Context: one part of a larger RNA
RNA sequence: GAUCGCGCUUCGGCUAGGAUGCUGGCGUAAUGGUUGUAAGCGGCCCGUCUUGAAACACGGACCAAGGAGUCGACCCUGCGUGCGAGUGUUUGGGUGUUAAACCCAUACGCGUAAUGAAAGUGAACGGAGGUGGGAAUCCCUUUAGGGAGGCACCAUCGACCGGUCCAGAAGUUUACGGACGGAUCUGAGUAAGAGCACGUACGGUCGGACCCGAAAGAUGGUGAACUAUGCCUGAAUAGGGUGAAGCCAGGGGAAACCCUGGUGGAGGCUCGCAGCGGUUCUGACGUGCAAAUCGAUCGUCAAAUUUGGGUAUAGGGGCGUCUUUCGCAAUGAACAACGCUAGUAGCUGGUUCCUGUCGAAGUUUCCCUCAGGAUAGCAGUAACGUUUUCAGUUUUAUGAGGUAAAGCGAAUGAUUAGAGGCCUUGGGGAUGAAACAUCCUUAACCUAUUCUCAAACUUUAAAUAUGUAAGAAGUCCUUGUUACUUAGUUGAACGUGGACAUUUGAAUGUACCGUUACUAGUGGGCCAUUUUUGGUAAGCAGAACUGGCGAUGCGGGAUGAACCGAACGCGAGGUUAAGGUGCCGGAAUGCACGCUCAUCAGACACCACAAAAGGUGUUAAUUCAUCUUGACAGCAGGGACGGUGGCCAUGGAAGUCGGAAUCCGCUAAGGAGUGGUGUAACAACUCACCUGCCGAAUGAAUUAGCCCUGAAAAUGGAUGGCGCUCAAGCGUGCUACCCAUACCUCGCCGCCAGGGUAGAAACGAUGCCCUGGCGAGUAGGCAGGCGUGGAGGUCCGUGACGAAGCCUUGGGAGUGAUCCCGGGUAGAACGGCCUCUAGUGCAGAUCUUGGU
Numbered sequence: 001g002a003u004c005g006c007g008c009u010u011c012g013g014c015u016a017g018g019a020u021g022c023u024g025g026c027g028u029a030a031u032g033g034u035u036g037u038a039a040g041c042g043g044c045c046c047g048u049c050u051u052g053a054a055a056c057a058c059g060g061a062c063c064a065a066g067g068a069g070u071c072g073a074c075c076c077u078g079c080g081u082g083c084g085a086g087u088g089u090u091u092g093g094g095u096g097u098u099a100a101a102c103c104c105a106u107a108c109g110c111g112u113a114a115u116g117a118a119a120g121u122g123a124a125c126g127g128a129g130g131u132g133g134g135a136a137u138c139c140c141u142u143u144a145g146g147g148a149g150g151c152a153c154c155a156u157c158g159a160c161c162g163g164u165c166c167a168g169a170a171g172u173u174u175a176c177g178g179a180c181g182g183a184u185c186u187g188a189g190u191a192a193g194a195g196c197a198c199g200u201a202c203g204g205u206c207g208g209a210c211c212c213g214a215a216a217g218a219u220g221g222u223g224a225a226c227u228a229u230g231c232c233u234g235a236a237u238a239g240g241g242u243g244a245a246g247c248c249a250g251g252g253g254a255a256a257c258c259c260u261g262g263u264g265g266a267g268g269c270u271c272g273c274a275g276c277g278g279u280u281c282u283g284a285c286g287u288g289c290a291a292a293u294c295g296a297u298c299g300u301c302a303a304a305u306u307u308g309g310g311u312a313u314a315g316g317g318g319c320g321u322c323u324u325u326c327g328c329a330a331u332g333a334a335c336a337a338c339g340c341u342a343g344u345a346g347c348u349g350g351u352u353c354c355u356g357u358c359g360a361a362g363u364u365u366c367c368c369u370c371a372g373g374a375u376a377g378c379a380g381u382a383a384c385g386u387u388u389u390c391a392g393u394u395u396u397a398u399g400a401g402g403u404a405a406a407g408c409g410a411a412u413g414a415u416u417a418g419a420g421g422c423c424u425u426g427g428g429g430a431u432g433a434a435a436c437a438u439c440c441u442u443a444a445c446c447u448a449u450u451c452u453c454a455a456a457c458u459u460u461a462a463a464u465a466u467g468u469a470a471g472a473a474g475u476c477c478u479u480g481u482u483a484c485u486u487a488g489u490u491g492a493a494c495g496u497g498g499a500c501a502u503u504u505g506a507a508u509g510u511a512c513c514g515u516u517a518c519u520a521g522u523g524g525g526c527c528a529u530u531u532u533u534g535g536u537a538a539g540c541a542g543a544a545c546u547g548g549c550g551a552u553g554c555g556g557g558a559u560g561a562a563c564c565g566a567a568c569g570c571g572a573g574g575u576u577a578a579g580g581u582g583c584c585g586g587a588a589u590g591c592a593c594g595c596u597c598a599u600c601a602g603a604c605a606c607c608a609c610a611a612a613a614g615g616u617g618u619u620a621a622u623u624c625a626u627c628u629u630g631a632c633a634g635c636a637g638g639g640a641c642g643g644u645g646g647c648c649a650u651g652g653a654a655g656u657c658g659g660a661a662u663c664c665g666c667u668a669a670g671g672a673g674u675g676g677u678g679u680a681a682c683a684a685c686u687c688a689c690c691u692g693c694c695g696a697a698u699g700a701a702u703u704a705g706c707c708c709u710g711a712a713a714a715u716g717g718a719u720g721g722c723g724c725u726c727a728a729g730c731g732u733g734c735u736a737c738c739c740a741u742a743c744c745u746c747g748c749c750g751c752c753a754g755g756g757u758a759g760a761a762a763c764g765a766u767g768c769c770c771u772g773g774c775g776a777g778u779a780g781g782c783a784g785g786c787g788u789g790g791a792g793g794u795c796c797g798u799g800a801c802g803a804a805g806c807c808u809u810g811g812g813a814g815u816g817a818u819c820c821c822g823g824g825u826a827g828a829a830c831g832g833c834c835u836c837u838a839g840u841g842c843a844g845a846u847c848u849u850g851g852u
Stems, first nucleotide, its partner, number of pairs: 007014002045060004061852006069351001071207005077201007086110003092104003114121002129157005137148005159190002161187003164183003171176002210350002213347001217340001219337001221335002228313009239271003242267001246263007275300003280296002283294002318326001353785006363376001365374003377522002379519007390509002393507002395470005405460001406458002412454003417449001419447003424444008474500004479495004484491001525549004530544002533541002554565003569748007579738003582722003588735001590734006602724001613709003617706010634693002637691003641665003647659002671687001675686003749775009786841001788838008797830002805825004810821004
């Protein structure tokens, strides 16, 4: 200073205000920013699988670089573009400025017709139908209504085509033919077409298919220098013992032959060295001398012996005195890999920027299904339609039900006790010769009672939960159609015309509600109150309703997935919830009344334990007794007797080892002895009981508060700690105070919804203005952005007067990913905007490579 809105107005204008822009004053080692150090408070380590992780679950020393949803075809859906009853040029041909661009025929694909197994047949009664709802548009009145109109679409009833079934006429070739008509049957149909092609996004399938990863399989090769076995050809093996056959001599015998002494030197014989082996010490060694050795001991040692060289046998094959033995130090099927091969994995691990917005599931059904899928559910996105609509609520009306409870002198089943009864039956008896004769008894049985029960009992019978209705698509009047129905224009169904509109049909709440298409994740769950099944029980297993955790932080419970309170944008102020208020610790060592003393006190739901049973600890209460006719306790003096040493038993028992009994007398009172001391048995002492003194309460039993006992465990230890005693403990009441992201108020940010808006230069509708509500979030969906490499366009963009990069206690913008500026270094390229494109974003993968 113009415009705008508000207020006032004498309609001239005035006052105050806001936004944007411009600008003055104060302020600069600070009241700002950043970094470091110290202290106080809060705070467990990330990622991951998981119901649940700080975990004594796994990966992770640190840094740099690399590192994981890609591409193609087809399918579905949405969106965009072109043409449209069609559409698709690019196999091919023509032309050409010759890999381009331009033009094009025929085929073929999909679409334009369906139906039926097929032969086959094949979509109009009609203004391409009726009814109800229904937009634009038009007309009349105009607050707002009324009427016409009826597209798309929705609902419903018909019609047509094919199939199936019924019915079968005319006609003839006599077994063909198939008309008219019909069915509450059926189709992915018709009813004045909507498709095709391309692009793009989500999703699906097939391909290595988000990335890394097997144990295996198959293929062709290399090995018998170890070791197994065979064959060929060589080599090697002290010294003893034993003493087979054969032979010699002597003796005996008629003979066969036998005996004795020698000689002889056989043997898968024996002792034993070398050799070969490897039993025991379960010795040494055991980062060894050695990836099998050393010592002593031991087995065998002329043979089925040991050994060199050569040669043969090879991987589902060899070789084997067989043990799954051996085949180059380890395998119940060798080794190596150029290839199949990026083998497959329902399994493990990893999977890279930001913000906004909505937001789950662990359940149903099926599966050679149980570590997985499909299916429905839950969730998101994109739309469409309509508007008195909707409902985890109540009320009224009317249904359905057999749980809880109850019942058993009601049915079924179980079950206790007596009482009465008598023949129907069984057992045992008495009388009797016997009897279905009489009597007694005991069971069953009958009758009226009585006790106790039931998931698979019930007459009765809840609460809660549950279905339907509470109107315009309605009610009433009138009279049309019909092959149904009726004796009947009677009824039924469907209509024409008319009347009834906000007291139009309960309450309360609510602006929503309904429908369609496509698709993700999930399909291990867990906890609490209540109900409930199995189990002795369980932080056990399995269900139901609801609410939570999972997916969720905040205040409280010291600590803590789930408990109590309460759910969350960023700030300021105020007030509370649950829980607290001695100190740690914010807030009364508050007030009032009781209880409690613990040589193991107690101290707040879930919850981190304690019981039966006890206590002359103390407190309160109840019942029954005793008591001024003097109790209880205490003190004192006494008595505590007699029958009787009761009876039995005993070696003995005189009140008192034991058993059964438990009277009488005298009394104020004294037990055939409650408990004792005592003796061999007595005795003696005491108690119960009676009395004197004293002068007012006493005794017993029970209940329940706190306290105590009951109550023992391994690192030292936990009302959270200190500590606390007319509490800082336990019980009760009353005020005040403390603080949560809850509630209230205000400012700002975002999202959503509703409303307004083209006034005087320009731009701006994806804008501007006003009002209101809302804001948690894992898996997951959607939206909007930041950054990187490359390509096209544009800024006549920046740049040796210094691009990029790197460094930066400097300045600034944005919620953020990130971006801009200044300074330094550096020395040649680089950026903004609009589009396109992708080998596009790292902390993790026992990731890869390099470095420390």